Source information:
RNAcentral holds the full RNA, with entries from SILVA. Large-subunit ribosomal RNA, domain II from Radix auricularia, 689 nucleotides, folded computationally. NCBI's taxonomy places the organism under Eukaryota, Eumetazoa, Gastropoda, Lymnaeoidea, Radix.
[in-house]
Context: one part of a larger RNA
RNA sequence: GCCAACAACUUAAUUUAUAUGGUGAGCUUAAGUUCCUAUUUGGAACGCAGGCGCAGUGAAAGCGAGUCUUAAAUGGACGUAAAUCAUAUGGAUUAGACCCGAAAGUAAGUGAGCUAUUUAUGAGCAGGUUGAAGUAUUAGAUAAUAUCUAAAUGGAGGACCGAACCCGUGAUUGUUGCAAUAAUCUGGGAUGACUUGUGAAUAGGAGUGAAAGGCUAAACAAACUUACAUAUAGCUGGUUCUCUGCGAAAAUUAUUUAGGUAAUGCGUCAUGUGGUGUGGUGAAGGGGUAAAGCACUGAUUUGAAAUUGGCCCGAAAGGGUGCGGUUUCUAGAUAAACUCUGAAUACUUCAUUUAACUAGCAUGGCAGGCGGACUGCGGGUGACAAGAUCAGUAGUCGAGAGGUAAAUAGACCAGACCUCAGAAUAAGGUCCCAAAAUUAUUAUUAAGUCAAAAGAAUGUCAUACUUCUAAGACAAUCAAAAUGUAGGCUUGGAAGCAGCCAUCAUUUAAAGAAAGCGUAAAAGCUCAUUGAUAUAUGUCGUAUGGCUUCAAAGAUGUAGAGGGAUUAAAAUAAUAUACCGAAUUCGAGGAAUCGUGUUUUUAAGCACGGUUGGUAGCAGAGCGUUCUGUAAGCCUGUGAAGGAGUACCUGCGAGGGGCUCUGGAGGUAUCAGAAGUGAAAAUGUUGGC
Numbered sequence: 001g002c003c004a005a006c007a008a009c010u011u012a013a014u015u016u017a018u019a020u021g022g023u024g025a026g027c028u029u030a031a032g033u034u035c036c037u038a039u040u041u042g043g044a045a046c047g048c049a050g051g052c053g054c055a056g057u058g059a060a061a062g063c064g065a066g067u068c069u070u071a072a073a074u075g076g077a078c079g080u081a082a083a084u085c086a087u088a089u090g091g092a093u094u095a096g097a098c099c100c101g102a103a104a105g106u107a108a109g110u111g112a113g114c115u116a117u118u119u120a121u122g123a124g125c126a127g128g129u130u131g132a133a134g135u136a137u138u139a140g141a142u143a144a145u146a147u148c149u150a151a152a153u154g155g156a157g158g159a160c161c162g163a164a165c166c167c168g169u170g171a172u173u174g175u176u177g178c179a180a181u182a183a184u185c186u187g188g189g190a191u192g193a194c195u196u197g198u199g200a201a202u203a204g205g206a207g208u209g210a211a212a213g214g215c216u217a218a219a220c221a222a223a224c225u226u227a228c229a230u231a232u233a234g235c236u237g238g239u240u241c242u243c244u245g246c247g248a249a250a251a252u253u254a255u256u257u258a259g260g261u262a263a264u265g266c267g268u269c270a271u272g273u274g275g276u277g278u279g280g281u282g283a284a285g286g287g288g289u290a291a292a293g294c295a296c297u298g299a300u301u302u303g304a305a306a307u308u309g310g311c312c313c314g315a316a317a318g319g320g321u322g323c324g325g326u327u328u329c330u331a332g333a334u335a336a337a338c339u340c341u342g343a344a345u346a347c348u349u350c351a352u353u354u355a356a357c358u359a360g361c362a363u364g365g366c367a368g369g370c371g372g373a374c375u376g377c378g379g380g381u382g383a384c385a386a387g388a389u390c391a392g393u394a395g396u397c398g399a400g401a402g403g404u405a406a407a408u409a410g411a412c413c414a415g416a417c418c419u420c421a422g423a424a425u426a427a428g429g430u431c432c433c434a435a436a437a438u439u440a441u442u443a444u445u446a447a448g449u450c451a452a453a454a455g456a457a458u459g460u461c462a463u464a465c466u467u468c469u470a471a472g473a474c475a476a477u478c479a480a481a482a483u484g485u486a487g488g489c490u491u492g493g494a495a496g497c498a499g500c501c502a503u504c505a506u507u508u509a510a511a512g513a514a515a516g517c518g519u520a521a522a523a524g525c526u527c528a529u530u531g532a533u534a535u536a537u538g539u540c541g542u543a544u545g546g547c548u549u550c551a552a553a554g555a556u557g558u559a560g561a562g563g564g565a566u567u568a569a570a571a572u573a574a575u576a577u578a579c580c581g582a583a584u585u586c587g588a589g590g591a592a593u594c595g596u597g598u599u600u601u602u603a604a605g606c607a608c609g610g611u612u613g614g615u616a617g618c619a620g621a622g623c624g625u626u627c628u629g630u631a632a633g634c635c636u637g638u639g640a641a642g643g644a645g646u647a648c649c650u651g652c653g654a655g656g657g658g659c660u661c662u663g664g665a666g667g668u669a670u671c672a673g674a675a676g677u678g679a680a681a682a683u684g685u686u687g688g689c
């Protein structure tokens, strides 16, 4: 992992609601006793103790269909409705209370044959090395038998090297191992605070510890066993057959509350009510948002005037001021916490409509839910960041399948009762992948643009206006571009062209006291300006709009149309027609359910109309399993149960039946009753492979 079996809302008491049944101003027995039944189970009678109900109200005295409040209530509060017993079902409470699951807590015991320390008594340590103290030994030095030196002797040491023995440093192997700690090589100690045998001591909030929270029997920041005990778990996981109807919420308030719970809102079921609800139309309302405005409050710019403070000039008068304040006028312009104004929507109320929709309200039973998500719109917080966060509003998802967006909960279209080689459409598409236009008309783009900003540009198209122009424009080509004069000054020089001042005049078709390059200064080359040549539906510009270019950088490989590919498109803009395209709609057949009508198939049939996506959840109707009664019945060796199969029949389905083979002795209709009543999931349990 697979297969099989087992595996989770129970039982009791009390209580509440509903259904059914009995009796009914009453209803009812409990323990127990007696009888019946062959016995058990069971049934009947007795047993009226007790319980609930028949009147409430007030704190109470009390009063009473009323009472209380109060001095008193036209007020207000609670009353003035049939109950009770039994059974079933839904809930609640108390119990293990749907099942499995802690880490823990307490108590009583069991452990020191592992290990820690201690204790008594034993045992063990090849071989080699070093050579402490001491010495009544020898020699030398010395006056010396002191002392010193050397030799000899001696044999100390938590000494040295290294086996046994003890340990476990590093590496490799091993990692379902040889092994729940090993093997190999290597390494440390090896006469000691050494190692070790046997007996004994200390224990669970306790021991022991050369101290690591170590060790106390493969597990120790409190051992193990048993009991309390099904500890508790607002937490995780799991919770078993079918069909049908309706169908949520992720909010408000409160909470030692925030992943829990309660009340309310939202769901469902029952009973009651009966145009009350939603929508349309009409009318009446209040408002201070958007916008706008500057009349107030605040913030704010230009110009003018007046006044005033400062500063400057002046002897003063007075004048000036590129400085400041206040006021007035003029023009501009601003605000969530400004408003002289002021919508659309929305909201409230009334009337009307019944032709639209199918809700609404009240009481009661039962819930679930209180982690929400994105998108559009108007806002707050944030950085006018976030797939951010907060609330509002609408939609979708959640609980919604189908088509579109390549794939893609929340976008677009559209809401799946079932069946069908049918038809029409939506969004979106129609060259191939791939269903349908290589469809028609007119433009644009050349970038494969067809995803991105500010900004930049003789890209290109369109529109409007404009300069010059057959008296020849713009561009091109050939010429001229001079003289006074090298203007004056400056300067070493300054001659159009370093700089300062001036910037005239002449000759001209035209030519600056010079726009640029150049020289040391000159020279030289261009330009402005003019002529000639040649020629135009031309030409110099400005503005607006369309498409395009640059701006434009990323990590495995094109990689920002899904791919191929596509250029008078298969791109972009506009127009037109046709077609494709969904579980939509229509058509054909069928089912269920609700409503209306009708009918003796009446728990039903027929007709018409509506409805039938669905998580949590509520409600309804069924299938099957085991056992009991029915059943001393019925089926069964002419073959029960069980098993294997089946191209058969039947039910929407859970399922039921038939037939064939096997099997070899029991099974059981119907209608009722009772439950150890349904498995694919729980790192489920047990067994098998």
Stems, first nucleotide, its partner, number of pairs: 001689006011095013026052003032046005056063002066078004098238002101235001105228006116202009125192001127161003130157001134153002137151005165189003170185004204220001206216003241622006251264005266368001267366007277357002279353007291341001292339002297335002301331001303329007310321004372397006379390003402413003417590004422586003428580003431564003437577001439576006455550002459547007468538001476533005482506003487501003512527001515526003591612009623678001625675005633668003642662005648657003